[in-house]
RNA sequence: GGAGUUGGACAGAUCAUCGCCGCCGGGCUUUUGCCCGGGGGAGGAAAGUCCGGGCUCCACAGGGCAGGACGCUGGAUAACGUCCAGCGAGGGUGACCUCGGGCCAGUGCCACAGAAACAAACCGCCCCGCAUCUGCGGGGUAAGGGUGAAAAGGUGGGGUAAGAGCCCACCAGUUGUCGCGGUGACGCGGCAAGCUCGGCAAACCCCGUCCGGAGCAAGACCAAAUAGGAAAACGUUCGAGGCCGGCCCGGCCGAUGUUUUCGGGUAGGUUGCUUGAGACAGGGAGUAAUCCCUGUCCUAGAUGAAUGAUGAUCGCCCCGUCAGGGGAACAGGACCCGGCUUAUCGUCCGACUCCACUU
Numbered sequence: 001g002g003a004g005u006u007g008g009a010c011a012g013a014u015c016a017u018c019g020c021c022g023c024c025g026g027g028c029u030u031u032u033g034c035c036c037g038g039g040g041g042a043g044g045a046a047a048g049u050c051c052g053g054g055c056u057c058c059a060c061a062g063g064g065c066a067g068g069a070c071g072c073u074g075g076a077u078a079a080c081g082u083c084c085a086g087c088g089a090g091g092g093u094g095a096c097c098u099c100g101g102g103c104c105a106g107u108g109c110c111a112c113a114g115a116a117a118c119a120a121a122c123c124g125c126c127c128c129g130c131a132u133c134u135g136c137g138g139g140g141u142a143a144g145g146g147u148g149a150a151a152a153g154g155u156g157g158g159g160u161a162a163g164a165g166c167c168c169a170c171c172a173g174u175u176g177u178c179g180c181g182g183u184g185a186c187g188c189g190g191c192a193a194g195c196u197c198g199g200c201a202a203a204c205c206c207c208g209u210c211c212g213g214a215g216c217a218a219g220a221c222c223a224a225a226u227a228g229g230a231a232a233a234c235g236u237u238c239g240a241g242g243c244c245g246g247c248c249c250g251g252c253c254g255a256u257g258u259u260u261u262c263g264g265g266u267a268g269g270u271u272g273c274u275u276g277a278g279a280c281a282g283g284g285a286g287u288a289a290u291c292c293c294u295g296u297c298c299u300a301g302a303u304g305a306a307u308g309a310u311g312a313u314c315g316c317c318c319c320g321u322c323a324g325g326g327g328a329a330c331a332g333g334a335c336c337c338g339g340c341u342u343a344u345c346g347u348c349c350g351a352c353u354c355c356a357c358u359u
Base pairs, nucleotide, nucleotide: 001355002354003353004352005351006350007349008348009347010346012314013313014312015311016310017309018308020041021040023038024037025036026035027034028033043330047341048340050339051338052337053336054335055215056214057213058212067211068210069209070208071207072086073085074084075083076082087100088099089098090097091096101206102205106204107203108200109199110198122145123144124141125140126139127138128137129136130135153171154170155169156168157167158166172196173195174193175192176191177190178189179188180187181186219271220270221269222268229262230261231260232259233258234257241253242252243251244250278297279296280295281294282293283292284291285290316327317326318325319324
């Protein structure tokens, strides 16, 4: 200098003007409301709602079935399917990345090709019988050929009619056992056994662990109205009350009535609501995730749902000789947290690897 791997940070700043939504103080106003002043007002993902928890209500003696999720080991955590540190396998020259129970319990599937996709005979090889001219039939054989992503451990020797772990030596693996190291997954080494039985569990399934259900539209309170309900009072031919538009007369209806209260809980309102597994700084423990201690701070809380627009200067990027011109992403809370995943213009920083060159 070039090419990469990995981790982290930021997500324009300041000012002015006009607006929007809460809060606090003061004034006017019966209230609603208005005015003045002060202060606050989205994110790294607020998103998808995919996991986990807090909180609330319902259910619940205890346990199970069904269903779902997860799955190497140790640790972190409120918990997790998350994170950290390892182990093993695979990929990469490397930094590094990806994956992780069990297919000798059973069942199922394996396109095309191929005889055959699990215990297989198409060609070939060998034996027997018949024909003996090419052949036909039966049997043996997985060493060779061919097909395929995948074909029944590899090499060599013995053996055989031909062959084959059929037998032997070495190598690779598996299983059992012993020793050493490690908390453990596991690693290293010795011995024994021909044990060499294809792949797929994000196929059913088996084993182990965990999970009661619904969700702030949870739940609680105040409470116009309506239906049904309860109680009390009045009233029953000596008539409460209603209708005939207001009054009188008169007429009609009239006890399944009228009034009040309770209760009910719709509209609406209040609450839940933001002080919390909180933020920042310092110190400590730990390889790390993370945890502990001290100090300081309060930092959105809307609900037909606010958080915006314009201008100026500076900073960044691009074009241009100058003058100047242009651009800046993904996206917006709704009870709150911890994660994962996805989207994202660009800029900066740390650690590390490989290649080339120079000293």
A computed fold for a 359-nucleotide RNA from a Desulfomicrobiaceae bacterium, annotated as Bacterial RNase P class A. Lineage of the source: Bacteria > Pseudomonadati > Thermodesulfobacteriota > Desulfovibrionia > Desulfomicrobiaceae. A source record names the gene rnpB. Rfam family: Bacterial RNase P class A. Rfam describes the family as follows. Ribonuclease P (RNase P) is a ubiquitous endoribonuclease, found in archaea, bacteria and eukarya as well as chloroplasts and mitochondria. The coordinates come from a structure-prediction model, not an experiment, and the mean pLDDT is 78.